[in-house]
Bacterial RNase P class A from Bacteroidetes bacterium GWC1_47_7, 354 nucleotides, folded computationally. Rfam family: Bacterial RNase P class A. Its family is annotated with tRNA processing, ribonuclease P activity and dimeric ribonuclease P complex in the Gene Ontology. Rfam classes the family as a ribozyme. The same sequence occurs in records of 5 taxa. It is recorded under the gene name rnpB. Its mean pLDDT, the model's own confidence on a scale to 100, is 76.

RNA sequence: GCAGCAGGUCGGUUUGUCGCUCUUCGCAAGAAGGGAGGAAAGUCCGGGCAACGCAGAGCGCCAUACUUCCUAACGGGAAGCUGUUCGUGAGGGCAGAUGAGCGUAACAGAAAAUAACCGCCCUGUAAGGGGUAAGGGUGAAAAGGCGGGGUAAGAGCCCACCGGGUGCCGUGGCAACACGGUGUGCCGUACGCGUUAUGGGUUGCAAGGCCAUGUAUACCGGAUGAUCAGGGUUGCUCGCCCGAUGCCGGGGGGUAGGCCGCUAAAGGAGGAUGGCGACAUCGCUCCGCAGAUAAAUGACAAACAUCCCGAUAUUUUCGGGAUACAGAACCCGGCUUACAGACCGGCUGCUUUU
Repeated sequence: GCAGCAGGUCGGUUUGUCGCUCUUCGCAAGAAGGGAGGAAAGUCCGGGCAACGCAGAGCGCCAUACUUCCUAACGGGAAGCUGUUCGUGAGGGCAGAUGAGCGUAACAGAAAAUAACCGCCCUGUAAGGGGUAAGGGUGAAAAGGCGGGGUAAGAGCCCACCGGGUGCCGUGGCAACACGGUGUGCCGUACGCGUUAUGGGUUGCAAGGCCAUGUAUACCGGAUGAUCAGGGUUGCUCGCCCGAUGCCGGGGGGUAGGCCGCUAAAGGAGGAUGGCGACAUCGCUCCGCAGAUAAAUGACAAACAUCCCGAUAUUUUCGGGAUACAGAACCCGGCUUACAGACCGGCUGCUUUU
RNA backbone atom coordinates (compact mmCIF):
# COMPACT_ATOMS: atom_id res chain seq x y z
C1' G A 1 0.00 0.00 0.00
C1' C A 2 -4.02 -3.49 -1.15
C1' A A 3 -7.64 -7.03 0.58
C1' G A 4 -10.14 -8.51 4.90
C1' C A 5 -11.86 -9.89 10.42
C1' A A 6 -14.07 -8.44 14.88
C1' G A 7 -15.53 -4.09 17.93
C1' G A 8 -16.75 1.04 19.12
C1' U A 9 -18.41 6.24 17.89
C1' C A 10 -20.95 9.93 14.92
C1' G A 11 -24.81 10.26 11.55
C1' G A 12 -24.78 17.26 9.10
C1' U A 13 -23.46 22.60 11.28
C1' U A 14 -24.50 27.96 11.55
C1' U A 15 -27.51 32.32 10.48
C1' G A 16 -32.10 34.73 8.90
C1' U A 17 -37.58 34.80 7.88
C1' C A 18 -42.34 32.51 8.62
C1' G A 19 -44.94 28.64 11.38
C1' C A 20 -46.45 24.24 15.11
C1' U A 21 -46.59 22.20 20.32
C1' C A 22 -45.70 22.45 25.77
C1' U A 23 -44.27 25.31 30.23
C1' U A 24 -43.66 30.00 32.83
C1' C A 25 -44.84 35.28 33.03
C1' G A 26 -48.66 38.76 31.33
C1' C A 27 -55.64 41.62 31.60
C1' A A 28 -54.26 41.30 26.58
C1' A A 29 -50.93 41.92 22.62
C1' G A 30 -46.90 39.21 23.33
C1' A A 31 -42.08 37.69 25.62
C1' A A 32 -38.63 33.92 27.47
C1' G A 33 -37.39 28.82 27.65
C1' G A 34 -37.94 23.22 26.30
C1' G A 35 -39.20 20.19 21.77
C1' A A 36 -37.47 12.72 18.46
C1' G A 37 -34.04 8.09 17.57
C1' G A 38 -29.90 4.83 17.36
C1' A A 39 -33.02 2.38 15.96
C1' A A 40 -38.59 6.30 18.23
C1' A A 41 -39.50 0.44 13.85
C1' G A 42 -41.07 -5.13 14.46
C1' U A 43 -44.25 -5.66 19.07
C1' C A 44 -40.39 -10.90 19.68
C1' C A 45 -38.72 -11.72 25.14
C1' G A 46 -38.24 -9.69 30.41
C1' G A 47 -39.73 -6.12 34.25
C1' G A 48 -42.34 -1.87 36.55
C1' C A 49 -47.35 -0.06 36.91
C1' A A 50 -52.84 -1.11 36.67
C1' A A 51 -57.49 -3.90 36.68
C1' C A 52 -59.67 -8.67 37.42
C1' G A 53 -59.17 -13.44 40.14
C1' C A 54 -57.04 -11.82 45.38
C1' A A 55 -56.83 -19.76 49.80
C1' G A 56 -53.91 -23.66 47.74
C1' A A 57 -52.72 -27.81 44.52
C1' G A 58 -52.73 -30.94 40.17
C1' C A 59 -53.40 -31.92 34.87
C1' G A 60 -52.93 -29.72 30.18
C1' C A 61 -50.48 -26.00 26.98
C1' C A 62 -46.22 -22.92 25.66
C1' A A 63 -41.09 -21.68 26.19
C1' U A 64 -36.12 -22.83 27.68
C1' A A 65 -32.06 -26.63 28.36
C1' C A 66 -23.01 -27.35 28.26
C1' U A 67 -20.40 -24.42 32.62
C1' U A 68 -19.54 -20.24 35.75
C1' C A 69 -20.93 -15.35 36.30
C1' C A 70 -23.96 -10.48 35.40
C1' U A 71 -28.87 -8.48 36.17
C1' A A 72 -34.89 -5.94 39.12
C1' A A 73 -35.83 -9.84 35.54
C1' C A 74 -35.18 -12.47 30.95
C1' G A 75 -35.86 -17.15 26.30
C1' G A 76 -30.96 -11.28 27.19
C1' G A 77 -25.64 -10.43 28.07
C1' A A 78 -20.16 -11.59 29.55
C1' A A 79 -16.18 -14.98 29.92
C1' G A 80 -15.19 -19.97 29.00
C1' C A 81 -15.84 -25.64 27.60
C1' U A 82 -16.98 -29.76 23.95
C1' G A 83 -18.29 -31.39 19.01
C1' U A 84 -18.99 -30.13 13.97
C1' U A 85 -18.53 -26.98 9.82
C1' C A 86 -16.77 -22.59 6.53
C1' G A 87 -12.22 -19.58 5.86
C1' U A 88 -4.76 -19.69 4.09
C1' G A 89 -5.69 -16.57 8.46
C1' A A 90 -7.71 -12.84 11.96
C1' G A 91 -12.36 -15.13 12.87
C1' G A 92 -17.62 -16.83 11.69
C1' G A 93 -22.03 -20.33 11.71
C1' C A 94 -24.64 -24.43 14.03
C1' A A 95 -25.39 -27.90 18.03
C1' G A 96 -24.72 -29.29 23.29
C1' A A 97 -30.44 -31.95 29.90
C1' U A 98 -31.65 -37.58 29.19
C1' G A 99 -27.46 -45.35 29.22
C1' A A 100 -35.34 -46.77 30.15
C1' G A 101 -38.94 -47.26 26.10
C1' C A 102 -40.91 -46.24 21.07
C1' G A 103 -40.99 -44.37 15.94
C1' U A 104 -38.72 -42.82 11.13
C1' A A 105 -34.45 -43.19 7.77
C1' A A 106 -36.41 -41.25 0.57
C1' C A 107 -33.75 -43.48 -3.95
C1' A A 108 -30.44 -47.46 -4.60
C1' G A 109 -29.57 -52.04 -2.21
C1' A A 110 -30.54 -58.91 -0.38
C1' A A 111 -30.59 -56.20 4.11
C1' A A 112 -31.11 -49.46 7.24
C1' A A 113 -30.42 -53.30 12.59
C1' U A 114 -32.82 -59.89 15.91
C1' A A 115 -28.49 -58.16 7.95
C1' A A 116 -26.79 -63.53 3.26
C1' C A 117 -27.54 -60.71 -3.43
C1' C A 118 -22.75 -62.39 -5.46
C1' G A 119 -18.71 -64.82 -3.19
C1' C A 120 -16.42 -68.36 0.62
C1' C A 121 -17.07 -73.06 3.63
C1' C A 122 -19.79 -77.70 5.12
C1' U A 123 -23.47 -81.22 3.53
C1' G A 124 -25.99 -83.41 -0.64
C1' U A 125 -25.86 -87.13 -7.11
C1' A A 126 -28.94 -82.92 -7.66
C1' A A 127 -32.70 -79.67 -6.06
C1' G A 128 -32.00 -77.90 -1.58
C1' G A 129 -30.35 -77.20 3.64
C1' G A 130 -26.82 -75.07 7.12
C1' G A 131 -22.57 -71.79 8.50
C1' U A 132 -20.05 -67.13 7.41
C1' A A 133 -19.79 -59.94 7.73
C1' A A 134 -12.89 -61.78 5.45
C1' G A 135 -13.74 -60.03 -0.31
C1' G A 136 -17.33 -57.67 -4.16
C1' G A 137 -21.56 -54.65 -5.20
C1' U A 138 -25.61 -50.44 -3.40
C1' G A 139 -25.86 -46.20 -0.46
C1' A A 140 -25.36 -40.01 2.94
C1' A A 141 -24.68 -44.11 6.36
C1' A A 142 -23.43 -51.48 6.15
C1' A A 143 -22.11 -53.51 12.48
C1' G A 144 -14.55 -49.65 14.97
C1' G A 145 -9.30 -49.87 11.93
C1' C A 146 -5.10 -52.93 10.98
C1' G A 147 -1.92 -57.28 11.67
C1' G A 148 -1.57 -62.09 13.84
C1' G A 149 -3.67 -66.41 16.14
C1' G A 150 -7.78 -69.36 15.37
C1' U A 151 -11.30 -71.95 12.06
C1' A A 152 -14.41 -76.22 7.49
C1' A A 153 -14.75 -71.03 6.04
C1' G A 154 -15.17 -66.88 9.18
C1' A A 155 -16.04 -63.48 13.14
C1' G A 156 -13.36 -58.90 19.39
C1' C A 157 -14.08 -65.47 18.98
C1' C A 158 -8.83 -64.57 21.28
C1' C A 159 -4.23 -61.36 21.29
C1' A A 160 -0.80 -56.95 20.12
C1' C A 161 -1.04 -51.91 18.35
C1' C A 162 -4.25 -47.69 17.02
C1' G A 163 -9.22 -44.86 17.49
C1' G A 164 -13.61 -44.15 20.54
C1' G A 165 -16.76 -45.07 25.03
C1' U A 166 -17.02 -46.02 30.18
C1' G A 167 -15.50 -47.12 35.70
C1' C A 168 -11.60 -45.79 39.24
C1' C A 169 -7.19 -42.86 40.66
C1' G A 170 -3.94 -38.54 40.18
C1' U A 171 -2.84 -33.40 38.46
C1' G A 172 -4.84 -28.49 36.76
C1' G A 173 -9.51 -25.62 36.81
C1' C A 174 -15.02 -22.51 41.03
C1' A A 175 -17.13 -25.47 37.02
C1' A A 176 -18.16 -27.36 32.00
C1' C A 177 -13.70 -29.87 30.91
C1' A A 178 -8.46 -30.99 29.81
C1' C A 179 -4.08 -34.05 30.52
C1' G A 180 -1.85 -38.56 32.49
C1' G A 181 -2.21 -43.56 34.63
C1' U A 182 -5.04 -47.97 35.14
C1' G A 183 -9.21 -51.52 34.56
C1' U A 184 -13.01 -53.11 31.14
C1' G A 185 -13.87 -56.03 24.24
C1' C A 186 -18.21 -51.99 26.09
C1' C A 187 -17.92 -50.44 20.00
C1' G A 188 -23.18 -47.93 14.01
C1' U A 189 -25.40 -42.92 12.98
C1' A A 190 -29.02 -38.96 12.54
C1' C A 191 -33.71 -36.87 13.65
C1' G A 192 -38.14 -37.12 16.38
C1' C A 193 -41.69 -38.83 20.15
C1' G A 194 -41.28 -39.53 25.11
C1' U A 195 -39.01 -38.40 29.99
C1' U A 196 -36.73 -34.91 33.52
C1' A A 197 -35.80 -29.96 35.41
C1' U A 198 -36.90 -24.72 35.40
C1' G A 199 -40.16 -20.57 34.14
C1' G A 200 -45.11 -18.61 32.71
C1' G A 201 -52.48 -16.64 36.48
C1' U A 202 -55.26 -13.51 32.54
C1' U A 203 -55.59 -8.82 30.21
C1' G A 204 -52.88 -4.28 28.69
C1' C A 205 -52.41 3.02 29.63
C1' A A 206 -58.23 2.20 24.44
C1' A A 207 -55.00 -0.54 31.79
C1' G A 208 -57.44 2.25 35.40
C1' G A 209 -59.37 6.63 38.40
C1' C A 210 -62.02 11.49 38.75
C1' C A 211 -65.28 15.69 36.98
C1' A A 212 -69.39 16.16 33.91
C1' U A 213 -72.76 20.47 29.61
C1' G A 214 -77.15 19.58 26.47
C1' U A 215 -81.22 16.10 25.37
C1' A A 216 -84.04 12.07 27.22
C1' U A 217 -84.95 9.75 31.87
C1' A A 218 -85.31 5.75 36.90
C1' C A 219 -86.57 7.92 41.54
C1' C A 220 -88.08 12.02 45.13
C1' G A 221 -90.43 16.71 46.48
C1' G A 222 -93.58 21.06 45.45
C1' A A 223 -97.49 23.92 43.29
C1' U A 224 -102.16 23.55 40.59
C1' G A 225 -106.81 20.88 41.17
C1' A A 226 -107.26 23.97 34.99
C1' U A 227 -107.35 19.21 31.66
C1' C A 228 -109.40 13.49 32.38
C1' A A 229 -108.00 7.10 29.34
C1' G A 230 -108.25 5.04 34.62
C1' G A 231 -108.74 3.07 39.98
C1' G A 232 -110.82 3.16 45.19
C1' U A 233 -115.09 4.49 48.48
C1' U A 234 -120.98 3.84 47.31
C1' G A 235 -126.59 0.25 44.86
C1' C A 236 -126.24 5.09 41.67
C1' U A 237 -124.93 10.48 41.35
C1' C A 238 -122.27 14.37 43.74
C1' G A 239 -118.30 14.64 46.96
C1' C A 240 -113.57 12.81 48.84
C1' C A 241 -108.96 10.04 48.01
C1' C A 242 -105.25 7.84 44.59
C1' G A 243 -103.22 8.21 39.81
C1' A A 244 -101.93 10.36 34.86
C1' U A 245 -100.51 14.69 31.55
C1' G A 246 -98.23 19.24 31.47
C1' C A 247 -95.24 23.08 35.07
C1' C A 248 -91.17 24.08 38.88
C1' G A 249 -87.15 22.08 41.81
C1' G A 250 -83.90 18.10 43.38
C1' G A 251 -81.43 13.78 41.62
C1' G A 252 -78.41 8.77 40.41
C1' G A 253 -76.25 6.32 36.32
C1' G A 254 -74.15 7.71 31.85
C1' U A 255 -72.82 10.14 26.27
C1' A A 256 -69.91 14.35 24.07
C1' G A 257 -65.96 16.78 26.35
C1' G A 258 -62.21 17.69 30.10
C1' C A 259 -58.58 16.27 34.06
C1' C A 260 -55.31 12.57 36.30
C1' G A 261 -52.40 8.28 34.99
C1' C A 262 -47.95 11.17 31.93
C1' U A 263 -42.98 11.31 32.53
C1' A A 264 -37.59 12.43 37.90
C1' A A 265 -36.84 7.29 35.59
C1' A A 266 -33.70 0.15 37.91
C1' G A 267 -32.46 8.68 34.92
C1' G A 268 -28.15 10.83 31.85
C1' A A 269 -22.85 12.60 31.27
C1' G A 270 -18.04 12.69 33.47
C1' G A 271 -14.64 10.92 37.30
C1' A A 272 -12.58 7.43 40.95
C1' U A 273 -12.25 2.33 42.71
C1' G A 274 -12.91 -3.17 41.91
C1' G A 275 -13.41 -6.94 37.90
C1' C A 276 -10.36 -10.39 31.81
C1' G A 277 -15.49 -8.92 30.96
C1' A A 278 -20.93 -8.33 31.25
C1' C A 279 -21.23 -5.21 35.44
C1' A A 280 -20.92 -3.27 40.49
C1' U A 281 -19.85 0.59 44.34
C1' C A 282 -19.30 5.96 45.64
C1' G A 283 -21.61 10.81 51.84
C1' C A 284 -17.40 12.94 44.12
C1' U A 285 -19.01 16.85 40.11
C1' C A 286 -22.55 18.55 36.58
C1' C A 287 -27.23 18.05 34.05
C1' G A 288 -31.94 17.02 35.10
C1' C A 289 -33.76 16.64 28.99
C1' A A 290 -40.71 16.09 24.35
C1' G A 291 -45.33 14.91 26.63
C1' A A 292 -48.73 15.83 21.72
C1' U A 293 -54.35 13.18 21.29
C1' A A 294 -55.73 13.15 15.06
C1' A A 295 -51.69 13.86 17.17
C1' A A 296 -46.45 19.54 17.51
C1' U A 297 -41.01 18.76 16.72
C1' G A 298 -41.64 21.95 10.18
C1' A A 299 -40.90 25.01 5.53
C1' C A 300 -37.95 28.41 2.67
C1' A A 301 -33.28 31.06 1.70
C1' A A 302 -27.96 31.69 2.26
C1' A A 303 -23.14 30.12 3.80
C1' C A 304 -20.16 26.04 5.25
C1' A A 305 -18.86 20.62 5.70
C1' U A 306 -18.26 15.51 3.29
C1' C A 307 -18.45 12.59 -1.21
C1' C A 308 -19.01 11.97 -6.69
C1' C A 309 -18.79 13.87 -11.86
C1' G A 310 -17.08 17.49 -15.52
C1' A A 311 -13.92 21.76 -17.19
C1' U A 312 -8.87 23.91 -16.46
C1' A A 313 -1.58 21.58 -17.77
C1' U A 314 -1.36 21.04 -11.79
C1' U A 315 -2.08 23.46 -6.67
C1' U A 316 -6.05 26.65 -7.16
C1' U A 317 -10.65 28.01 -9.22
C1' C A 318 -15.53 27.29 -11.60
C1' G A 319 -20.10 24.45 -12.73
C1' G A 320 -23.50 20.35 -11.69
C1' G A 321 -25.28 16.43 -8.47
C1' A A 322 -25.80 13.59 -3.82
C1' U A 323 -26.09 13.58 1.97
C1' A A 324 -29.20 7.48 4.42
C1' C A 325 -32.76 4.46 7.48
C1' A A 326 -36.56 6.50 9.56
C1' G A 327 -40.96 9.77 13.00
C1' A A 328 -42.08 9.38 20.27
C1' A A 329 -47.80 7.97 22.01
C1' C A 330 -47.32 4.71 29.82
C1' C A 331 -42.15 3.81 31.12
C1' C A 332 -37.61 0.89 31.44
C1' G A 333 -33.82 -3.46 30.17
C1' G A 334 -32.82 -6.54 25.91
C1' C A 335 -33.26 -9.01 21.04
C1' U A 336 -34.13 -8.59 15.81
C1' U A 337 -34.46 -5.81 11.41
C1' A A 338 -33.34 -0.99 8.27
C1' C A 339 -29.33 2.57 7.45
C1' A A 340 -25.95 7.43 2.36
C1' G A 341 -21.56 8.49 4.40
C1' A A 342 -17.54 9.56 7.91
C1' C A 343 -14.18 8.52 12.00
C1' C A 344 -11.32 5.61 15.97
C1' G A 345 -8.09 2.09 17.96
C1' G A 346 -7.08 -3.62 17.64
C1' C A 347 -6.01 -7.97 14.69
C1' U A 348 -5.11 -11.21 9.98
C1' G A 349 -3.25 -12.31 4.91
C1' C A 350 -0.41 -10.69 0.65
C1' U A 351 3.14 -7.35 -1.31
C1' U A 352 7.12 -3.50 -1.28
C1' U A 353 11.09 -0.98 1.27
C1' U A 354 14.37 -0.75 5.45